[in-house]
RNA sequence: CGAGGCGACCGGACGGUCGCGCGCCGGCCGGGCGACCGGGCGGUGCGAGGAAAGUCCGAGCUCCACGACGCAGGGUAGCGGGUAACUCCCGUCCGCCGCGAGGCGAGGACCAGUGCCACAGAGACGAGUCGUCGCCGCGGCGUGAGCCGGGGCGACGGGUGAAACGGGCAAACUCUACCCGGAGCAAGGCCAAAUAGGAGGGCGCAACCGUGGCUUCGGCCGCGGGGAACGGCGCGUCGCCGAGCCCUCGGGUCGGCCGCUCAAGGCGGCGGGUGACCGCCGACCGUAGAUGGAUGACCGUCCCCGUGGCGCGAGCCCGGGACAGAACUCGGCUUACAGGCCGCCUCGCUGG
Numbered sequence: 001c002g003a004g005g006c007g008a009c010c011g012g013a014c015g016g017u018c019g020c021g022c023g024c025c026g027g028c029c030g031g032g033c034g035a036c037c038g039g040g041c042g043g044u045g046c047g048a049g050g051a052a053a054g055u056c057c058g059a060g061c062u063c064c065a066c067g068a069c070g071c072a073g074g075g076u077a078g079c080g081g082g083u084a085a086c087u088c089c090c091g092u093c094c095g096c097c098g099c100g101a102g103g104c105g106a107g108g109a110c111c112a113g114u115g116c117c118a119c120a121g122a123g124a125c126g127a128g129u130c131g132u133c134g135c136c137g138c139g140g141c142g143u144g145a146g147c148c149g150g151g152g153c154g155a156c157g158g159g160u161g162a163a164a165c166g167g168g169c170a171a172a173c174u175c176u177a178c179c180c181g182g183a184g185c186a187a188g189g190c191c192a193a194a195u196a197g198g199a200g201g202g203c204g205c206a207a208c209c210g211u212g213g214c215u216u217c218g219g220c221c222g223c224g225g226g227g228a229a230c231g232g233c234g235c236g237u238c239g240c241c242g243a244g245c246c247c248u249c250g251g252g253u254c255g256g257c258c259g260c261u262c263a264a265g266g267c268g269g270c271g272g273g274u275g276a277c278c279g280c281c282g283a284c285c286g287u288a289g290a291u292g293g294a295u296g297a298c299c300g301u302c303c304c305c306g307u308g309g310c311g312c313g314a315g316c317c318c319g320g321g322a323c324a325g326a327a328c329u330c331g332g333c334u335u336a337c338a339g340g341c342c343g344c345c346u347c348g349c350u351g352g
Base pairs, nucleotide, nucleotide: 001348002347003346004345005344006343007342009340010339012302013301014300015299016298017297018296020047021046022045023044024043025042026041028039029038030037031036049323053334054333056332057331058330059329060328061184062183063182064181073180074179075178076177077176078092079091080090081089082088093107094105095104096103097102108175109174113173114172115169116168117167125166130157131156132155133154134153135152136151138149139148140147141146188258189257190256191255198249199248200247201246202245203244208225209224210223211222212221213220214219230242231241232240233239265285266284267282268281269280270279271278272277303321304320305319306318308317309316310315
């Protein structure tokens, strides 16, 4: 210098104007019986990703179900380790690929049973008979030696093919060992009208008027006046039952709020481990939480790319800057991605 391997990272910067969502502080207005909600104003703070994606695995969380064991169904598979857990990750053995750095592997069991093995080949898996030879036996022809054609048994050989009786295949059914309850934030929780229904209680000097006292200003209490009042148990009184009215309680509905973002979190230091990872310490960092769903647009100065144009040149002009976008939260895997950057390693050529 060229060609590669592995791992890690960034994925436009700064400023201005207008705008959007959310939090906090102060103060104002409005809506609702209420729970609560909405709108201005001033101040202040925050506002997408490495994959937020696919929703493929594994968890947290929530509710439901639940005696134990088994069956069914689903999953995993060398060995050892990590983890909350995993189909993930690490180490290692074996096999395959690569000159190599390295990469890939569903890598238990086909002496339990079943199934499959393309093409070629007679035959592809409890066999079969293409050719030759030998033996046994049959039929036909021939006077006869013998010839011809089937059949059975045995041996050898050639050919086909990845494989020819030796087997291979379980990302074929299956067997073995181990693991697995279901549904998902529209999970679910709290508050809580009217009407109807449920449970318990109350109702007779009512309403109303006058007057005095107290008051949290809603009402409450005393005295005087006033005089309404359903049905049944034969009638009246008492009592009981019912209707009616009132109060309280409990459940659900309308409605409102929460769940909602601090997380098995990050960073740094020290220690343990080959490693995945783990432990301790820190006066360190922690900040989207919408519900028709905000995170945007424009301008300026830079940055990066172009096989673009102009210029002797410094440079100027033009074009471009990806994939994609939260919706309960994490750990993984997979997939997409303009451009840039770093570290370690391998092979080849060359120079010292």
About this RNA:
The RNA shown here (Bacterial RNase P class A) has 352 nucleotides and comes from a Candidatus Limnocylindrales bacterium. Its Rfam family is "Bacterial RNase P class A". Rfam links the family to the GO terms ribonuclease P activity, tRNA processing and dimeric ribonuclease P complex. By type it is a ribozyme. Taxonomically the source falls in Candidatus Limnocylindrales (Bacteria, Bacillati, Chloroflexota, Candidatus Limnocylindria). RNAcentral holds the sequence, with entries from ENA. The coordinates come from a structure-prediction model, not an experiment, and the mean pLDDT is 77. A source record names the gene rnpB.